[in-house]
Context: one part of a larger RNA
RNA sequence: UUGGGCGUAAAGGGCACGCAGGCGGAUCUUUAAGUUGGGUGUUUAAUCUUCAGGCUUAACCUGAAGUCUGCAUCCAAUACUGGAGAUCUUGAGUCAUAGAGGGGAGAGCGGAAUUCUCGGUGUAGUGGUGGAAUGCGUAGAUAUCGAGAAGAACACCAGUGGCGAAGGCGGCUCUCUGGCUGGGCACUGACGCUCAGGUGCGAAAGCGUGGGUAGCAAACAGGAUUAGAUACCCUGGUAGUCCACGCCGUAAACGUUGUACACUAGAUGUUGGAGGUUUCAACGCCUUCAGUGUCGUAGCUAACGCAUUAAGUGUACCGCCUGGGGAUUAUGCCCGCAAGGGUGAAACUC
Numbered sequence: 001u002u003g004g005g006c007g008u009a010a011a012g013g014g015c016a017c018g019c020a021g022g023c024g025g026a027u028c029u030u031u032a033a034g035u036u037g038g039g040u041g042u043u044u045a046a047u048c049u050u051c052a053g054g055c056u057u058a059a060c061c062u063g064a065a066g067u068c069u070g071c072a073u074c075c076a077a078u079a080c081u082g083g084a085g086a087u088c089u090u091g092a093g094u095c096a097u098a099g100a101g102g103g104g105a106g107a108g109c110g111g112a113a114u115u116c117u118c119g120g121u122g123u124a125g126u127g128g129u130g131g132a133a134u135g136c137g138u139a140g141a142u143a144u145c146g147a148g149a150a151g152a153a154c155a156c157c158a159g160u161g162g163c164g165a166a167g168g169c170g171g172c173u174c175u176c177u178g179g180c181u182g183g184g185c186a187c188u189g190a191c192g193c194u195c196a197g198g199u200g201c202g203a204a205a206g207c208g209u210g211g212g213u214a215g216c217a218a219a220c221a222g223g224a225u226u227a228g229a230u231a232c233c234c235u236g237g238u239a240g241u242c243c244a245c246g247c248c249g250u251a252a253a254c255g256u257u258g259u260a261c262a263c264u265a266g267a268u269g270u271u272g273g274a275g276g277u278u279u280c281a282a283c284g285c286c287u288u289c290a291g292u293g294u295c296g297u298a299g300c301u302a303a304c305g306c307a308u309u310a311a312g313u314g315u316a317c318c319g320c321c322u323g324g325g326g327a328u329u330a331u332g333c334c335c336g337c338a339a340g341g342g343u344g345a346a347a348c349u350c
Base pairs, nucleotide, nucleotide: 003322004321005320006319007304008303012318014201015200016199017198021194022193023192025088026087027086028085029084030083031082033081034080035077036076037075038074039073040072041071042070048066049065050064051063052062053061054060091191092188093187094186095184097182098181099180103177104176105175106174107173108172109171110154114150115149116148117147118146119145120144121143125136126135162169163168206247207246208245209244210243211242215241216240220236221235222234223233258317259316260315261314262313263312266295267294268293269292270291271290272289273288274287275286276285277284299306300305323350324349325348332343333342334341335340
């Protein structure tokens, strides 16, 4: 390479948008590029096969025919694919309408708690632990009441409940704004799917500049523990955590399961709609659409398990794997302020 694979054995890109590329709904007409059939030419010689001939035979030699696949050209066919034209509505989108939501951005506001400051009451402890000590406290702490300041986070509601492509999103109000769903079936008429490269987004930590700093807390200091204790426990505590702008671009970025579409028993819970039935109304019941869970048939699987939210049955496209270590390495290149990231071997060894 071929092949076989990618939930857990190696393997789904962190996520999206999307150019090129690949693939693409129904009907009719046309074309004849692909496709199919046939003809002709070419496809050096030798070799090979068949036949004939020549060395006494054979090997060997000579001649004729054939063979291989490809290419070119001509004629024909028109199912499929492609090109051109026309039409269609089920894919896709639009419209108006109804609806749910911690989707995003900005601004403002709120209460509980914490710490600090001031004042009142009050007196000897407090704090902490397995037990202690460091620490704090007669310069009046802890406790308690009142007032004020600051920063950060939003108890209950809260739910295998909602929203988002993923990362992620939770007090309340306002402004701006993205997506989704239902029924209507009015409009466009294949406008679609996927996507190398590319572009954007991307937790935490980290970096730059400026602010902010209540609590927490790497580093650090002290107290313990211990044989030691560069830890676990305790008392402190700086970066950081927060805000603005700019970088970084990685995670067990996980459902360890790429995206889209179609098909394939059911049962049950739940979220948001629609319709029907019942009713004064509500509840309930039935049907249905979109999500989100549990169980389970067929089927699949090495097993575990998955099972209409597939890991079943198929199609299209992309990514990735190919024994373990060496190696999330070296080297080169690209990116980055740096930290480092991306790409990514070999020797050697089992």

Predicted 3D model of a 350-nucleotide part of an RNA (small-subunit ribosomal RNA, central domain) from an uncultured bacterium.
Its mean pLDDT, the model's own confidence on a scale to 100, is 86.
The RNAcentral record of the full RNA draws on ENA and SILVA.
Rfam family: Bacterial small subunit ribosomal RNA.